[in-house]
RNA sequence: UCCUUAUCAAGAGAGGCUGAGGGACUGACCCUACGAAGCUUCAGCAACCAUGCAAUCAUUGUAUUGCAACGGUGCUAAUUUCAGUGGCUACAACCUGAACUUUUCAGUUGUACCUGCAGAUGAGGA
Numbered sequence: 001u002c003c004u005u006a007u008c009a010a011g012a013g014a015g016g017c018u019g020a021g022g023g024a025c026u027g028a029c030c031c032u033a034c035g036a037a038g039c040u041u042c043a044g045c046a047a048c049c050a051u052g053c054a055a056u057c058a059u060u061g062u063a064u065u066g067c068a069a070c071g072g073u074g075c076u077a078a079u080u081u082c083a084g085u086g087g088c089u090a091c092a093a094c095c096u097g098a099a100c101u102u103u104u105c106a107g108u109u110g111u112a113c114c115u116g117c118a119g120a121u122g123a124g125g126a
Stems, first nucleotide, its partner, number of pairs: 001126008013042005021031003025084004043076003048072002051068006057061001080118001086114002089112006096106004
């Protein structure tokens, strides 16, 4: 760097060094000299991998579930900050068109939801 796969609505910040950017990309909107990013110390969150303990069973396992948190990562502004593609979905509205008679169908827009792309992190592989 690429591939596969799982997760992404919850959670968790202070000090030191330094000094202007940062939130992947585009647009929007935010954060920032009351100190950005980076480095570092300590603390915390979480439970992906590993580990320990317990329970379960047509399957006795390289199993499943739960609990723990001394190890390996990760994370500690805002839902992955929001949107980005599509929807035969739901609801609402209306500038529009058609049928036609006070309704139906289509269209457009908005919101919600689902989904795709992209990204991040873990685990495995090339």
SAM riboswitch aptamer (S box leader) from Aquibacillus rhizosphaerae, 126 nucleotides, folded computationally. Model confidence (mean pLDDT): 81 of 100.